[in-house]
RNA sequence: UGUAGCGUAGCCAAGCUGGUAAGGCACUGCACUGUUAAUGCAGCUAUCGUGGGUUCGACUCCCACCGCUACAG
Repeated sequence: UGUAGCGUAGCCAAGCUGGUAAGGCACUGCACUGUUAAUGCAGCUAUCGUGGGUUCGACUCCCACCGCUACAG
C1' cells in the first nucleotide's frame, strides 16, 4: 500500500430480506439466610466507531474517514 472481515451498555454478544435493539455476566434494591455465598423477584445501563447520503423510516443500504484483526506485497 492492496484485499477481506470486524466496531452494538462496564464486559461478552444477538439482531443486518430496512419498521420504535434480545440475552448472559457485572452492578443496585428486596426476599431467603445466624452471616456470606447460592437461589428467586424487580430494576439499571446502548442517539449501534465518526461524519455525510438514500428513504416516510437506517444498527441494517451507499460514500468517506478512524481504529482493530487476517491475508497479500
The RNA shown here (transfer RNA) has 73 nucleotides and comes from a Pyrinomonadaceae bacterium.
The coordinates come from a structure-prediction model, not an experiment, and the mean pLDDT is 80.
The organism belongs to Pyrinomonadaceae, within Bacteria.
Its Rfam family is "tRNA". Rfam's curators write: Transfer RNA (tRNA) molecules are approximately 80 nucleotides in length. Rfam links the family to the GO term triplet codon-amino acid adaptor activity.